Transfer RNA from Anaeramoeba flamelloides, 72 nucleotides, folded computationally.
Its Rfam family is "tRNA". By type it is a transfer RNA.
The source organism's lineage runs through Eukaryota, Metamonada, Anaeramoebidae and Anaeramoeba.
[in-house]
RNA sequence: GGGUCUGUAGCUCAGGGGUAGAGCGUCUCUUUAGCGUAGAGGAGGCCUGGGGUUCGAUUCCUCAUAGAUCCA
Numbered sequence: 001g002g003g004u005c006u007g008u009a010g011c012u013c014a015g016g017g018g019u020a021g022a023g024c025g026u027c028u029c030u031u032u033a034g035c036g037u038a039g040a041g042g043a044g045g046c047c048u049g050g051g052g053u054u055c056g057a058u059u060c061c062u063c064a065u066a067g068a069u070c071c072a
Base pairs, nucleotide, nucleotide: 001071002070003069004068005067006066007065010024011023012022013021018055026042027041028040029039030038048064049063050062051061052060
């Protein structure tokens, strides 16, 4: 320098056009003498940034940017 893939909650990841979920973690309550386990509930993300298409974009297109990987 060129190709491909990835960027979504504190972490690991779903979601592939109609204002976003799970597991773990965290907080509260119940249970326990207490801790743990178990059960119930809550908080936490305008989805890397700009532009475009669309009535509507996390999602499609494009440019940038960060990371991974392959080739040279």